Record summary
The RNA shown here (transfer RNA) has 77 nucleotides and comes from a Nitrososphaerota archaeon.
RNA sequence: GCGGGAUUCGUCUAGUCUGGUAGGAUAUCAGCUUCCCAAGCUGAGGGUCUCGGGUUCAAAUCCCGGAUCCCGCACCA
Repeated sequence: GCGGGAUUCGUCUAGUCUGGUAGGAUAUCAGCUUCCCAAGCUGAGGGUCUCGGGUUCAAAUCCCGGAUCCCGCACCA
């Protein structure tokens, strides 16, 4: 340099194909329960969906460009 993959609440992850309320687990906080802890149950808060631009009534999702990481190939010494 070329090709492919990945990036989403603190952490892990679904959703992207086929645009239409951003979801789950865990963690955190509050309550219930308990002598206490753990476990369990209920609820709450937490997201510039890697960045910028475009298309669209509407973009995590489609298109273009960039960034970082991973894999393969090529090149140089």
Its Rfam family is "tRNA". By type it is a transfer RNA. The source organism's lineage runs through Archaea, Thermoproteati and Nitrososphaerota. The coordinates come from a structure-prediction model, not an experiment, and the mean pLDDT is 81.